RNA sequence: GGGCCUGUAGCUCAAAGGCAGAGCGACUCCCUCAUAAGGAGUUGGUUCGUGGUUCGACCCCACGCGGGCCCA
Numbered sequence: 001g002g003g004c005c006u007g008u009a010g011c012u013c014a015a016a017g018g019c020a021g022a023g024c025g026a027c028u029c030c031c032u033c034a035u036a037a038g039g040a041g042u043u044g045g046u047u048c049g050u051g052g053u054u055c056g057a058c059c060c061c062a063c064g065c066g067g068g069c070c071c072a
Base pairs, nucleotide, nucleotide: 001071002070003069004068005067006066007065010024011023012022013021018055025043026042027041028040029039030038048064049063050062051061052060
């Protein structure tokens, strides 16, 4: 220098154009003499950025930026 994959909650990941979710975590409460386990609830996002397409974009397109792999 070229090609491919990837970017969503603190972490691991869903969401096949129509209200952004799960598990784990964190917090509160119950249970216990206490801790752990268990139970109930709460909390959580500029979906990497800027444009474009569309009535509507996490999703499609372009260009950047970050990460990974391959070729030279």

Overview
Model confidence (mean pLDDT): 82 of 100. A computed fold for a 72-nucleotide RNA from an Anaerolineae bacterium, annotated as transfer RNA. It matches the Rfam family "tRNA". Its family is annotated with triplet codon-amino acid adaptor activity in the Gene Ontology. RNAcentral holds the sequence, with entries from ENA.